[in-house]
RNA sequence: GAAUUAUUAAGAAGAGUGGAGAGAGCAGGCUCUGCGAAACUCUAGCAACCAUCUGAUAUCAGAAAGGUGCUAAGACCUGGCCCGAAAGGGAAUGAUAACUU
Numbered sequence: 001g002a003a004u005u006a007u008u009a010a011g012a013a014g015a016g017u018g019g020a021g022a023g024a025g026c027a028g029g030c031u032c033u034g035c036g037a038a039a040c041u042c043u044a045g046c047a048a049c050c051a052u053c054u055g056a057u058a059u060c061a062g063a064a065a066g067g068u069g070c071u072a073a074g075a076c077c078u079g080g081c082c083c084g085a086a087a088g089g090g091a092a093u094g095a096u097a098a099c100u101u
Stems, first nucleotide, its partner, number of pairs: 001101002004098005013043005021032003026079004044071003049067002052063005075093001081090003
């Protein structure tokens, strides 16, 4: 990098380095940002996919020391494909996990 499956309206921030952008991509909005963006590091936290443990039991519930992940706004919003008069729903794409390659 690719395939499969599951989830994707909840939740959780401070410091240091850094020095101008950021919110996946395209278009249009909107928002964050020199009262310091991205990125990296440390600490803290959230969550519960995997592993572990506990209780029931063949699938749930709970715990949170391990492996990941995450910690503005619904995946920031709308649109691109389909259904629908609309509201809305689905797909696709993206992200994360597990497993295979």
SAM riboswitch aptamer (S box leader) from a Bacteroidales bacterium, 101 nucleotides, folded computationally. Model confidence (mean pLDDT): 84 of 100. NCBI's taxonomy places the organism under Bacteria, Pseudomonadati, Bacteroidota, Bacteroidia, Bacteroidales. The model forms 91% of the base pairs in the Rfam consensus.